[in-house]
A computed fold for a 73-nucleotide RNA from a Candidatus Moraniibacteriota bacterium, annotated as transfer RNA. The sequence was found in a public genome assembly.
């Protein structure tokens, strides 16, 4: 410096031939228990890495950046 992948909840990861985004886990509440631990039920938590474009709509498609990880140099 080329070239591939990847950045989604506080972590670890799904997700899609483009229609408004889930899960375990940790954090809350609660039920159960003498208590606590296990289970179970609940709610809550995200500008989908930044900017731009295309489109009636982008997490998902182009381009540009920004971090990393891998291979060539």
């Nucleotide at each position: 410096g080329c070239g591939u992948c990847g950045u989604u909840a506080g972590c670890u990861c799904a997700g899609u031939u483009g229609g408004u985004a889930g899960a375990g886990c940790a954090g809350g509440g609660g039920a159960c228990u003498c208590u606590u631990a296990a289970u179970c039920c609940c709610a809550a938590g995200g500008u989908c890495g930044c900017a731009g474009g295309u489109u009636c709509g982008a997490u998902c498609c182009c381009u540009g950046c920004a971090c990393a990880g891998c291979g060539c140099a």
Rfam family: tRNA. About the family: Transfer RNA (tRNA) molecules are approximately 80 nucleotides in length. By type it is a transfer RNA. Taxonomically the source falls in Candidatus Moraniibacteriota (Bacteria, Bacteria candidate phyla).